[in-house]
């Protein structure tokens, strides 16, 4: 010099970020998402459940069962384009003093 957690206010779907308070710590805990790791999963996709428009379904009509295409809702899975620099590596810059 910086400022963890908690708490307060705000942003965000979330992870998280910003500001205030506050100090756990840090000799780069300054800056940069280049590589890796980790975190989140809104949107997308898939599956299942349920509702529903339309169509099809053994003489005719209706209803129902069943099937097909589509739409809505819910759950689960998957997945960064999101985040993390106080996770590691890397890049850039760098205070005072001593040797």
């Nucleotide at each position: 010099g910086c400022a963890a957690a908690c708490c307060c206010g705000g942003c965000g779907a979330a992870a998280g970020c910003c500001g205030g308070c506050g100090a756990c710590g840090c000799a780069a805990a300054g800056c940069c998402g280049u590589g890796g790791g980790u975190c989140u999963a809104a949107a997308g996709u898939c599956a299942c459940a349920c509702c529903u428009u339309a169509a099809a379904u053994a003489a005719g009509a209706g209803c129902g069962c069943u099937u097909u295409c589509g739409g809505a809702u819910g759950u689960g899975a998957u997945c960064a384009u999101g985040a993390u620099a106080g996770c590691c590596a890397g890049g850039c810059u760098g205070c005072c003093g001593a040797a």